The RNA shown here (c-di-AMP riboswitch aptamer (ydaO/yuaA leader)) has 172 nucleotides and comes from Rudaeicoccus suwonensis. It matches the Rfam family "c-di-AMP riboswitch aptamer (ydaO/yuaA leader)". From the family's description: This family represents a conserved RNA structure found upstream of the ydaO and yuaA genes in Bacillus subtilis and related genes in other bacteria. The ydaO/yuaA element is thought to act as a genetic 'off' switch for the ydaO and yuaA genes in its native state. It is believed that the element may be triggered during osmotic shock leading to activation of ydaO, a predicted amino acid transporter gene, and members of the yuaA-yubG operon which code for KtrA and KtrB K+ transporters. The source organism's lineage runs through Bacteria, Bacillati, Micrococcales, Dermacoccaceae and Rudaeicoccus.
[in-house]
RNA sequence: GUUCCGGGAGUGCGAAAUCCGCAAGGCAGGAGCGGGGGACCCAACACCGGGCGGCCAGUGGUCGUCCUUGGGGCUAAGUCGCGACGCAGCAUCACGGGGAUUGCUGUGCCGAGACCGGGAAUUCUCCUCCCGAGCCCGACAGCUCACCUCGUAGGCGCCGGAGAGGUAUCUC
Numbered sequence: 001g002u003u004c005c006g007g008g009a010g011u012g013c014g015a016a017a018u019c020c021g022c023a024a025g026g027c028a029g030g031a032g033c034g035g036g037g038g039a040c041c042c043a044a045c046a047c048c049g050g051g052c053g054g055c056c057a058g059u060g061g062u063c064g065u066c067c068u069u070g071g072g073g074c075u076a077a078g079u080c081g082c083g084a085c086g087c088a089g090c091a092u093c094a095c096g097g098g099g100a101u102u103g104c105u106g107u108g109c110c111g112a113g114a115c116c117g118g119g120a121a122u123u124c125u126c127c128u129c130c131c132g133a134g135c136c137c138g139a140c141a142g143c144u145c146a147c148c149u150c151g152u153a154g155g156c157g158c159c160g161g162a163g164a165g166g167u168a169u170c171u172c
Base pairs, nucleotide, nucleotide: 010158011157012156013155018031019030020029021027022026032152033151034150035149036148037147042142049067050066051065052064053063054062055061056060070140071137072136073135074134078115079114080113082111083110085108086107087106088105089104090103091102116132117131118130119129120128122165123164124163125162126161127160
């Protein structure tokens, strides 16, 4: 000098995730911020999954309960085509049956890429770098006044570069 690990104090970052109260180890607590459900009008209006049990009854209906492939919600966390692999179906070859190969379609997952979205410590532009995860509802929800209801966690750093602005503080 550099790198790594741990601790303390301080100061910050993304995010809705902060502040206050008292009866103070808690609260259906309050405010602020954020999310969901929910009329007329408008929009849309075909069909509508599986298992178990009860009832009515007849190839169904209804109630309850469990599930997730349909659908939906939170979130920046999406779309597209290409390639590999797996699964399902169809076609081809053969043709008694079965099976293999090849091609097509759909789908799942993985890989890199394009567009798009989010972050890099006030804003904008350019460059560069990073992220595009996870969770929930449970067959069901368009918008939506009133109204109803839920959350206020967790994680990380000691600030990438250039240009143009704005604001604040201090001094005169």